Context: one part of a larger RNA
This record gives sequence, structure tokens and C1' cells, in this order.
RNA sequence: UUGGGUUUAAAGGGUGCGUAGGCGGGCUAUUAAGUCAGCGGUCAAAUCGUGUUGCCCAACAAUACUUAGCCGUUGAAACUGGUGGUCUUGAGUGUAAAUGAGGUAGGCGGAAUGUGACGUGUAGCGGUGAAAUGCUUAGAUAUGUCACAGAACCCCGAUUGCGAAGGCAGCUUACCAAGAUACAACUGACGCUGAGGCACGAAAGCGUGGGUAUCAAACAGGAUUAGAUACCCUGGUAGUCCACGCAGUAAACGAUGAAUACUAGCUGUUGGCGAUAUAAUGUCAGUGGUAGAGCGAAAGUGUUAAGUAUUCCACCUGGGGAGUACGCCGGCAACGGUGAAACUC
Repeated sequence: UUGGGUUUAAAGGGUGCGUAGGCGGGCUAUUAAGUCAGCGGUCAAAUCGUGUUGCCCAACAAUACUUAGCCGUUGAAACUGGUGGUCUUGAGUGUAAAUGAGGUAGGCGGAAUGUGACGUGUAGCGGUGAAAUGCUUAGAUAUGUCACAGAACCCCGAUUGCGAAGGCAGCUUACCAAGAUACAACUGACGCUGAGGCACGAAAGCGUGGGUAUCAAACAGGAUUAGAUACCCUGGUAGUCCACGCAGUAAACGAUGAAUACUAGCUGUUGGCGAUAUAAUGUCAGUGGUAGAGCGAAAGUGUUAAGUAUUCCACCUGGGGAGUACGCCGGCAACGGUGAAACUC
């Protein structure tokens, strides 16, 4: 390179927006760049290929024919492209009534926890497999009232819902955004994908300033043990929370890229529409279970495909060495991105 692949064997980018590029709906006219055909030129000789012939054969030799490509010219017009016109089913806009833990900012609430004050009350509490460290007569634990603080929101709650992903849950207000449904009024292919790029991106981590109730790396002590730098217990600091900035990674998972079309069913459920007793199990979008054909190495998947096809992107090519070294880029740092080889099996 050809070919083959990417749920689990190596392999889908964490997610979106989008530049270049690639690909792209119906009808019609025109053009002739791609495409196809004819003719001409060029493609030195030798060589190569095929046929025939000559040395007895062969090697060898002779002879005839052949080649894409490129250039020119004359045509063809189905397809692709260009240009003009037109259409509505793709895409979008509008209108209507709904939907949701979608986002941002503010306000409010109760329970629990801890602490403080005051009261009741007296000898233990706490903890464990058992203990001890720890707390407690300077009155603890328990219990009652009041106050303060920070964080998280029981039940509802569900294969529920929303979001591109990360993710989102007390109540309420404001603002912002979204998809679905119905109508078919408007635009008239405006679309799909997307190398680079830009934005978002759990937790931990970093910087500055706050906050600190709980929990809790590190650390200290008590146990356990042969040891115990652990598992268990008592404490406990960063952190956990907020604002702003950085970082940019995860089993960022459906381990399954995006889009479109097509391909038996059955059964739940969410949001619309339709129907509301003259109707009647429909329809659109989502989300589950099960199953057929097909696919698959099997497990399984199966209209939410891993089936049948098309378009575009990303990625893989034996194990280790190694996501390492070096270089470069980014970062305050931690580190991230890109990413080998020797050697070895």
C1' cells in the first nucleotide's frame, strides 16, 4: 500500500459548536470541466509481450503487431460538476396549548449535627470481636429550654424526567435556554459530516480572599499482629463549602462516533395530539422489558441494531519495553498533550 477491523480480543476522540475539505432532495433549460466515442500527433533504437519465420532444437536472430499516458481536433449529453429557472417532502421560521431534578442569580424553610448559655440529675460515658487510648465529680453521658454556625435536602422517588457530555433533586421569585406535539401560514435545499480551531468539561489538585458544622488524606495515640508504616478504635490538619482565576484528566461507559433511509411482533411507561361514548386501543417523540429474521467467535444484539445500505470524521495492526525517553507545545506547580527506539519473548 491493498485488504480487514474498532460492545467484551488492538482500536470511537470526554462532549458540543464550527472553518477548510468531503458528500448532498424533486423537475427543467443551458453549458461541456469531469466522462464517453472517432480521427490526428507524440511515445528514438534496443529491450518487454504476442504471432510467424531462420540457424537440426534451444539460447540467439529476423519480421509483423501491440501499450497506457500526454497533446490537439471533431462530436455525444445519460451521469457528476458549472450557470439560470422552478418545487416542497429535507432543513428552518411562525402560531397554539402543554412538559421537565435544564441553566444562572436572589430570598425563605424544617429536621439532623456540633458548639455555647441556663435548668434537672449523678457516676459513669464512649467505643469494640474483646479492649484500650479518649471524655467525666472543675459535674460528663442522658434530658429540657434558648441561642449560634456551617453543610446537606428525609418522605414523595420510580428501568421517572431534563441536559451535548460532565451532570442536575427542600420551597419560592426573576431572568435565560431547550426539545417534543398540533397546525401547515412563511422561507425554498438554506442540508450532513467535520482535519485544524474555539467553547464546555466529575472528583482530586493549584493560586488569592473568605468560611469551617460534619466528614476526613497527612499526622498522633490505642488496639490487632511474628511485624502492622494497614484493616478496627479515639483524636485530627489540608481538603470538603463560597467568590474569582487556573488545571483539562476519569471504568469521562451503552467500554457501542455523528447523520439519513429501510427491515416481524408483543408488553410496560413519560410528554403531546386524536377520541370521549356516534368513539375505541390509533398516532408522533422519548424511555424500559421481551422476542423473530438477520448479524455475531460466542456472550449476546435485535426499529434506541451489534441487521441492510450510503456519507463524513476519529482510531487499530503481537506481548513487554511504554503512554516511558528525547524534542516541541501548554501549565504557577502538580502535571497534561504529542510520542519513539534499542533490547527482549